[in-house]
RNA sequence: AGAGUGGGUCGGGCGGUCGCCGGCUUGUUUACAAGCCGGAGGAAAGUCCGAGCAGGACAGGGCACGGUGGUGGCUAACAGCCACCCGGGGCAACCCGCGGGAAAGUGCCGCAGAAAAUACACGGCCGAUGUCCCCAUGGGAACAGGCAAAGGUGAAAUGGUGCGGUAAGAGCGCACCGCGGCGCCGGUGACGGUGCCGGCAGGGCAAACCCCACCGCCUGCAAGACCAAGCAGCCGGACAACUCGGCCCGGGUACGAGCGGCUAUAAGUCGCUCAUCCGGCGGGUAGGUCGCUUGCCGCAAGGCAGAGCCAACCGGCAACGGUCGGUCAAGAUAAAUGGUCGCCGCCCGCCUUUUAGGCGGGUUACAGAACUCGGCUUACAGACCCACUCUUUUA
Numbered sequence: 001a002g003a004g005u006g007g008g009u010c011g012g013g014c015g016g017u018c019g020c021c022g023g024c025u026u027g028u029u030u031a032c033a034a035g036c037c038g039g040a041g042g043a044a045a046g047u048c049c050g051a052g053c054a055g056g057a058c059a060g061g062g063c064a065c066g067g068u069g070g071u072g073g074c075u076a077a078c079a080g081c082c083a084c085c086c087g088g089g090g091c092a093a094c095c096c097g098c099g100g101g102a103a104a105g106u107g108c109c110g111c112a113g114a115a116a117a118u119a120c121a122c123g124g125c126c127g128a129u130g131u132c133c134c135c136a137u138g139g140g141a142a143c144a145g146g147c148a149a150a151g152g153u154g155a156a157a158u159g160g161u162g163c164g165g166u167a168a169g170a171g172c173g174c175a176c177c178g179c180g181g182c183g184c185c186g187g188u189g190a191c192g193g194u195g196c197c198g199g200c201a202g203g204g205c206a207a208a209c210c211c212c213a214c215c216g217c218c219u220g221c222a223a224g225a226c227c228a229a230g231c232a233g234c235c236g237g238a239c240a241a242c243u244c245g246g247c248c249c250g251g252g253u254a255c256g257a258g259c260g261g262c263u264a265u266a267a268g269u270c271g272c273u274c275a276u277c278c279g280g281c282g283g284g285u286a287g288g289u290c291g292c293u294u295g296c297c298g299c300a301a302g303g304c305a306g307a308g309c310c311a312a313c314c315g316g317c318a319a320c321g322g323u324c325g326g327u328c329a330a331g332a333u334a335a336a337u338g339g340u341c342g343c344c345g346c347c348c349g350c351c352u353u354u355u356a357g358g359c360g361g362g363u364u365a366c367a368g369a370a371c372u373c374g375g376c377u378u379a380c381a382g383a384c385c386c387a388c389u390c391u392u393u394u395a
Stems, first nucleotide, its partner, number of pairs: 001391010012344007020039008041366001045377002048375005053220004060249004065216005070084005085099001086097004100211002105209002107205003122151001124147003129144003133140003159177006178200001179198008224290004233281006242252002256274007294305004306328001308327003312323004345363008
């Protein structure tokens, strides 16, 4: 200097003026006026995970269903994050992961190829042994039989490479690798290293069904609570048939009151009405407050608390945790946070210019809170910072 890898920050600031939303103070009967303070993100997006919170009596047990899937840690929790192991990619820094089980079972591997698992060999090699034929001290041909090594097909073809051996071959034998088992050493562990034994179940796919381990009550701020207003009831069923996403079990709630009949003034039973529960049809209201923005206590000052935010220090490889101090940040409801002017900053273009200046243009990217928080994923013009890897050059 170039190429790359991983991570982080900003993505406008100040002032005037007019306007909008919330809070506080003062004036004011309310409305309103004045002043002060605050007012949209790193993703607010997606709604993909997890939770806080609210309601459903227990949210109890089980099945079904769904989710996750190497080991160890962090966290309120998670499919998140950190570190490590294994496998794959890359020269490397680093990145990716469909990461438990194929010897429980079922299923699939098209075409090509002889053949893709009960794997019967297309083209071929041998014919030592046996039979037979021809020529004759040996050779040739055929058959029985032997072979899966070399050729071909394919993603994959009876573990791979090499040597020996054989009639030709083959773990047939040997060496190394692979695979399986056992021991020892290291590690919290996944696993790694090493030694010995074994000739060795043909492979792949479980992001195929499945098996195993762990996790999961349901619904969700349009949750839910309160106030006001308004209407019109009717029909059916029930005494557990209701009840918590589907099913089962346990448990829970209800099983009440009145009149009349039968009977013996009882018990019991039948009918009707009201009540309770479930369902269907129809009508009315769709308004306001809270939830809603850190919470609670206190007149206030202030105090206590918080998966809240920021800084410092300590521990940890790290994620993160602890201590102490400071601080408390929009709350709309058809939806506010804006317009304009000037200066600065930034970007683009042109001119001049050692160190910089002048002129013109733009205010630019992705994009807008709606209960809150921790993550993941996606989008992003431009500017900057840190660390690391490789190549080249110079000292």